[in-house]
RNA sequence: AUCCCAUCAAGACCGGCAGAGGGACAGGCCCGACGAAGCCGGGGCAACCACGACGUUUCGCGACGUCGCGCGGUGCCAAAUCCUGCGGCGGAUGCUUCGCGCAUCCCACCGGAAGAUGGGUC
Numbered sequence: 001a002u003c004c005c006a007u008c009a010a011g012a013c014c015g016g017c018a019g020a021g022g023g024a025c026a027g028g029c030c031c032g033a034c035g036a037a038g039c040c041g042g043g044g045c046a047a048c049c050a051c052g053a054c055g056u057u058u059c060g061c062g063a064c065g066u067c068g069c070g071c072g073g074u075g076c077c078a079a080a081u082c083c084u085g086c087g088g089c090g091g092a093u094g095c096u097u098c099g100c101g102c103a104u105c106c107c108a109c110c111g112g113a114a115g116a117u118g119g120g121u122c
Stems, first nucleotide, its partner, number of pairs: 003120006013042005021031003025085004043077003048073002051068007081114001086111003090106006
């Protein structure tokens, strides 16, 4: 790199170096010289994996669930994944051959796409 599965409205920042960008992409809207990215040190959040206990199931291996832990492997610490992107449903307005037929816009909801993270696979 490939494919599969799960989660994504909660939570958590200081110092040093550095010096203009950053929020994946596009549009928007934001953050940034009261210091962006990046690097280093320390701190914290969370609980995916790991670990422990119990339960369900299985002949068994195992699978699943609940609780705990925070030593270990990751991850994360502006804004909902910052919002939208494609489709559905609903609403408003306009056009209308009047048929919820067409167009535009909008908010909420649902699903998806894309992305991120973890676990598995190879």